[in-house]
């Protein structure tokens, strides 16, 4: 240059045939412990990469772009 895949919580990921954005691990309190570990309960944290577009509605389809990451040349 040109095809493909990835982008969602701090980190790993999940979200299906468009309607409630979640999970573990981390992090905050609290109990159990004499104190650490470590269980158990509850609790914060989200520009679903960025911009439009379609719909009543978009993490999810659709155009464009960014960044990675792999194939070709």
């Nucleotide at each position: 240059g040109g095809g493909g895949a990835u982008a969602u919580a701090g980190c790993u990921c999940a979200g299906c045939u468009g309607g409630g954005a979640g999970a573990g691990c981390a992090c905050u309190u609290g109990a159990a412990u004499g104190g650490c570990a470590u269980u158990c309960a509850a609790g914060g944290g989200g520009u679903c990469a960025a911009g439009g577009g379609u719909u009543c509605g978009a993490g999810u389809c659709c155009c464009u772009c960014u960044a990675u990451c792999u194939c070709c040349a």